[in-house]
RNA sequence: AGAGUUUGAUCCUGGCUCAGGACGAACGCUGGCGGCGUGCUUAACACAUGCAAGUCAACGACGAUUACGUAGCAAUAUGUAAUUGGAGUGGCGCACGGGUGAGUAACGCGUAUGUAAUCUGCCUUUGGCUCUGGGAUAACAUCUCUAACGAGGUGCUAAUACCGGAUGACGCAGCGGCACCGCAUGGUGACAGUUGUUAAAGCUUCGGCGGCCAUAGAUGAACAUGCGUUUGAUUAGGUAGUUGGUAAGGUAACGGCUUACCAAGCCUGCGAUCAAUAGCUGGUCUGAGAGGAUGAUCAGCCACACUGGGACUGAGACACGGCCCAGACUCCUACGGGAGGCAGCAGUGAGGAAUAUUGCGCAAUGGACGAAAGUCUGACGCAGCAACGCCGCGUGCGGGAUGAAGGCCCUUUGGGUCGUAAACCGCUGUAGAAGGGGAAAAAUAUGCGCCUCGGGCGCAUUGAUGGUACCCUUAAAGUAAGCCUCGGCUAACUACGUGCCAGCAGCCGCGGUAAUACGUAGGAGGCGAGCGUUGUCCGGAUUUACUGGGUGUAAAGGGUCCGCAGGCGGAUCUUUAAGUCGGUGGUGAAAUCCUACAGCUUAACUGUAGAACUGCCUCCGAUACUGGAGGUCUUGAGAAUGGAAGAGGGUGGCGGAAUUCCAGGUGUAGCGGUGAAAUGCUUAGAUAUCUGGAAGAACACCGGUAGCGAAGGCUGCUGCCUGGUCCAUUUCUGACGCUCAUGGACGAAAGCGUGGGUAGCAAACAGGAUUAGAUACCCUGGUAGUCCACGCAGUAAACGGUGAACACUAGGUGUAGCGGGUAUUGACCCCUGCUGUGCCGCAGCAAACGCAUUAAGUGUUCCGCCUGGGGAGUACGGCCGCAAGGUUAAAACUCAAAGGAAUUGACGGGGGCCCGCACAAGCGGUGGAGCAUGUGGUUUAAUUCGACGCAACGCGAAGAACCUUACCUAGGUUUGACAUCCCGGGAAAUCUGUGGAAACACGGAAGUGCCCUUCGGGGAGCCCGGUGACAGGUGCUGCAUGGCUGUCGUCAGCUCGUGUCGUGAGAUGUUGGGUUAAGUCCCGCAACGAGCGCAACCCCUUUCUUUAGUUACCAUCAUUUAGUUGGGGACUCUAAAGAUACCGCCCCGGUUAACGGGGAGGAAGGUGGGGAUGACGUCAAGUCCUCAUGGCCUUUAUGCCUAGGGCUACACACGUGCUACAAUGGACUGUACAAAGGGUUGCCAACCUGUGAAGGUGAGCCAAUCCCAUAAAGCAGUUCGUAGUUCGGAUUGGAGUCUGCAACUCGACUCCAUGAAGCUGGAAUCGCUAGUAAUCGUGGAUCAGAACGCCACGGUGAAUACGUUCCCGGGCCUUGUACACACCGCCCGUCACACCAUGAGAGUUGGUUGUACCAGAAGUCGUUGGGCAAACCUUUCGAGGAUGCAUGCGCCUAAGGUAUGGCUGAUGAUUGGGGUGAAGUCGUAACAAGGUA
Repeated sequence: AGAGUUUGAUCCUGGCUCAGGACGAACGCUGGCGGCGUGCUUAACACAUGCAAGUCAACGACGAUUACGUAGCAAUAUGUAAUUGGAGUGGCGCACGGGUGAGUAACGCGUAUGUAAUCUGCCUUUGGCUCUGGGAUAACAUCUCUAACGAGGUGCUAAUACCGGAUGACGCAGCGGCACCGCAUGGUGACAGUUGUUAAAGCUUCGGCGGCCAUAGAUGAACAUGCGUUUGAUUAGGUAGUUGGUAAGGUAACGGCUUACCAAGCCUGCGAUCAAUAGCUGGUCUGAGAGGAUGAUCAGCCACACUGGGACUGAGACACGGCCCAGACUCCUACGGGAGGCAGCAGUGAGGAAUAUUGCGCAAUGGACGAAAGUCUGACGCAGCAACGCCGCGUGCGGGAUGAAGGCCCUUUGGGUCGUAAACCGCUGUAGAAGGGGAAAAAUAUGCGCCUCGGGCGCAUUGAUGGUACCCUUAAAGUAAGCCUCGGCUAACUACGUGCCAGCAGCCGCGGUAAUACGUAGGAGGCGAGCGUUGUCCGGAUUUACUGGGUGUAAAGGGUCCGCAGGCGGAUCUUUAAGUCGGUGGUGAAAUCCUACAGCUUAACUGUAGAACUGCCUCCGAUACUGGAGGUCUUGAGAAUGGAAGAGGGUGGCGGAAUUCCAGGUGUAGCGGUGAAAUGCUUAGAUAUCUGGAAGAACACCGGUAGCGAAGGCUGCUGCCUGGUCCAUUUCUGACGCUCAUGGACGAAAGCGUGGGUAGCAAACAGGAUUAGAUACCCUGGUAGUCCACGCAGUAAACGGUGAACACUAGGUGUAGCGGGUAUUGACCCCUGCUGUGCCGCAGCAAACGCAUUAAGUGUUCCGCCUGGGGAGUACGGCCGCAAGGUUAAAACUCAAAGGAAUUGACGGGGGCCCGCACAAGCGGUGGAGCAUGUGGUUUAAUUCGACGCAACGCGAAGAACCUUACCUAGGUUUGACAUCCCGGGAAAUCUGUGGAAACACGGAAGUGCCCUUCGGGGAGCCCGGUGACAGGUGCUGCAUGGCUGUCGUCAGCUCGUGUCGUGAGAUGUUGGGUUAAGUCCCGCAACGAGCGCAACCCCUUUCUUUAGUUACCAUCAUUUAGUUGGGGACUCUAAAGAUACCGCCCCGGUUAACGGGGAGGAAGGUGGGGAUGACGUCAAGUCCUCAUGGCCUUUAUGCCUAGGGCUACACACGUGCUACAAUGGACUGUACAAAGGGUUGCCAACCUGUGAAGGUGAGCCAAUCCCAUAAAGCAGUUCGUAGUUCGGAUUGGAGUCUGCAACUCGACUCCAUGAAGCUGGAAUCGCUAGUAAUCGUGGAUCAGAACGCCACGGUGAAUACGUUCCCGGGCCUUGUACACACCGCCCGUCACACCAUGAGAGUUGGUUGUACCAGAAGUCGUUGGGCAAACCUUUCGAGGAUGCAUGCGCCUAAGGUAUGGCUGAUGAUUGGGGUGAAGUCGUAACAAGGUA
């Protein structure tokens, strides 16, 4: 510090996710030791048991023990002294320490101040005092009541308990004056007076310890104030003691703190009130920081102590281990009443994912009491449990290669890997074990002694932890390693299993038979006594942006203007010093963080010192800037004067054209409307046309990216009223300005209300069409509405998708308005200023597109708005509205994207250009018939398999009777029909018997070759038998593959290097202008070149030449029936080498080009004709059944052998063909002319036989020689006469021939007989542009036989092409796109089903809170004080007074109750929409002009 994820790829926006750190954690697996820390985050839920606050030279009584005395014989009693125990009175403490975080949004906390408005026990300082009396009471004794807790009566007694009196100041209060000070009230004073008033306690070891009044301090507490301190406005108003005053009361003290009276205030948009949440802080975690999150342990403050209320005591409490009352709960009870409060330490139950021992000790530190010893102390110090965290240590170290064995490891079978790892050799000794020694923490405490008595010195005593830490010795490698991960992010890979299953997953995503992603194994990587997972926080996230973001199109500018508050604000002078800046002082607790040093063996941990604590306050100073105050100025703003333009607004009047309607005339059969029609109108006279009239609405031409307005918007002409803008000139005011939350006004269309109006147009509606449907598009009608007046509504893609204002930053060119200069007679022209409105363009900006003085540039000010997509601009609530609805505006849930710009393709019922038998123009077919053949389907034991739009279907198959053959049935066989290796035997081979359908099974006969030889034998090949490795498979996967092939397409395309442009994908080149069959060529050009394709080179054909001349040829010569023979080398032909054609020549066009048109010549003319040749790629195209091949499957079978059957089936459908339907023909007779092939298992002449297929005999030929072999159409002639025929030949019967082991299933051919459908073929569809179509015959491959198919050959031999609008396919350019599996794409909504969350809902049920009223415990206060009472006073001693208490009454008031509201949760029949789901249904709304933009 970044990375993954939207796309085919790119850049951007934007979310989601990951890597880091942390934790009071939990869970899973694992677990050796030690140190230091930490440990109920949940139920402030309920608690058994024990402990957590007592203590004391004040007091008297009561004991116990010891000693002594007295009495007594003794027991014992009594007195004194000492030690000691435990109740009570009394003093101090119990308000500390410890726990918890429920409440609290508050002066609660933090920070800084104030108290001139206060208190303060114990402690310290200073001054003074401590006099004299009195009456009670608990304990105790005794009596009574009670279950208990407890209570009462009578009697005795003490005090540092209580009370009276005295004294008393510098105290307090009142009165009166003086001085000084301050901050308004005021404060201070040992200034002198005066009046009133308040005290006390003793004990003692004789050292001392106390007590009272005042004084100053320290400490602690209280109150007040400034600033800071969570969220919500879908909480906007709140408040009656409320705000202030006067008086009184109350308090330690100010104060509405309380009461009475008076006034009507007070808080609030700088967020009151209400609601929700929350203890606050130092700090902690994270972060570069700013921040964000958090508030365990430690420390400060606060609050609370079962829940609510209350006071008492006290220096201090409204009191955790005190009291009273009410409530809930638990316990005891004799039912009458009582007792209790672990949020102290342990511990229990419950809750929960989850959190420890009912331990030891007061030795240390600290606290209470005490003079002290000491007692108490679950504070604390220690130990126990827990890997909960941090830190440290160990589980060995060195050597050692036969690279051992072994591995359910991998493998190309060679090996590799675990791996120096092990074994083996040597060494060391932490932890652990055993044995021995053994602390510090503890002396400033206490006791004793000494001294210079302030204090110091010496000696002694005291340890829970703990026989612990630590040290030493001994033996011994022995006792100590796991967890997670290995597709990318992210370090680390293979095998097997599984087969969209099981499963994984943080995101992207893996898994459908070759999974580095699941599970296991081997190996590897990471960390390590831990490792992973889960949860939470910060980070990354500049993803709330102060540091540090945006808003034309990605989310985002308010529809527009006015404008209060607020924010910001021109020049200059003086002043002030609030902001700002510098310094001083105080504070910012300690701990923490940081730095240095130090202590534990190190570290964690701890100590000491420093720095820091970025803050607040105080004082002094500075004055540039901002602010405040005062003055001045003119440039911002405004005003005056003179001009100018304009659909700016309101209102009245007027006008013509058109439409429709009405009346009349003319006139006759249609009009209208559409893609085509129909509905509709019309003989009752329409449409058309003429004349006249009525009505409403809108204003052609001018007219312009012209004008005006804030926006919405504004258009005939004209009058009136009225707003704004611009220009010019000088003058005036003197910052008067800009922006604007809330607010106000305006605000298209549609809509609503009332009343008018209504010609045209026209939602709804009706009809007609279209359509599968058509609630649409089209047509005919037609009502609201559109118009006017007055109201409402308040929204639009209200858009420049661009808020307002100001300043600055190259230009060029239009246009509108007003000027200036120059010039002119004048108008133009030219130069120039301001204001508006357009286009182009530099810098700059921008993701790009683009913007660019009219900014989206550079800056300033202010306002609005945004923060992933969906849910949703929806729900609920509020406000507005007559309603429709508007405005404000969420959440649950769900997805990993949604999106912007640009790129390359593909596509378009987008455009342009061009091509092709693509259409058109023609010729002939198919589709109808019969047959052949292939396919589907059906059937079957099997009808083997493959091929399926073009590009499957006379295709693989150039030929299924057996074989082929892969299928079926049946019979056999198992190292196999075939290959290699091993062992044994044998030559191989041949002949033959029995059973059998054959295969096969069981037998018999005869018999040994080749090479070498040491003569035993061995070797090669072959056969038989055997063992196991293995063979075999037309079994599966063409979606694991190679090879081959089809197709687009013989279409003209497909790319690369370098350069250049672009952030990039990419572009350029390859586009453009011409041209071509062609990316063919030329020209131009940021491109220049190159490659694969095109063309050419190759073959056949057409012409010629040369060479050669047999089996071919024959002009001339001879010869023959015959090129038969001689001869010839001319011709044809054969087959080898050459030539020829190149737009070369001429004319024209064209850019002086490429090239095109025409012509000459030529056998041939513009690639002459044909063939071979198939770029990058596409279709997961076809083929595992040609072959090859990975993986899987099979192995007495899915292999092999054999016989028979099947592939030939047959209601049917389709493809491809043949033959026809006839006279351009059929039949018969005669007659002419080919090419290219094949032939020895062959072609077969000639002759004979047969009607014929053919048979018999048999010459020739391994072929330019012989044979197949007659070519046919044609030509000449005869006949048939338009008919199911002398057309057509299917079908069937009979008889044959040939091939073959065998023609039944199932061959071809022949003869005789039979003589079906069919009379030119619906929708639709195919081929062909010249030696082509059409037509005619011939040959060949395969093959024993079996073509109407296939391949090849020649004969005869046309028609037509205007042209490119349309159909199909293709090429190039361009455009749109929401497509990229690429239109066979994408995608929307209803409905149906399942699940999820949510709104409404008659209501139901909780929580919380307000108001009104009822009632009112305890208690303070007020009042009463009749009852009771020792202290004081008086007294006649009876009593009275004073004072106090009880009691009664009153105010206030908790819980409770009644009524009625607010807020909030749960639930509810039913219901609404939303989301998500596998291949459901219906349509096709959007994306292309998406077929109606």

A computed fold for a 1493-nucleotide RNA from a metagenome, annotated as small-subunit ribosomal RNA.
It matches the Rfam family "Bacterial small subunit ribosomal RNA". Gene Ontology terms of the family: ribosome and structural constituent of ribosome.
The RNAcentral record of the sequence draws on SILVA.
Its mean pLDDT, the model's own confidence on a scale to 100, is 83.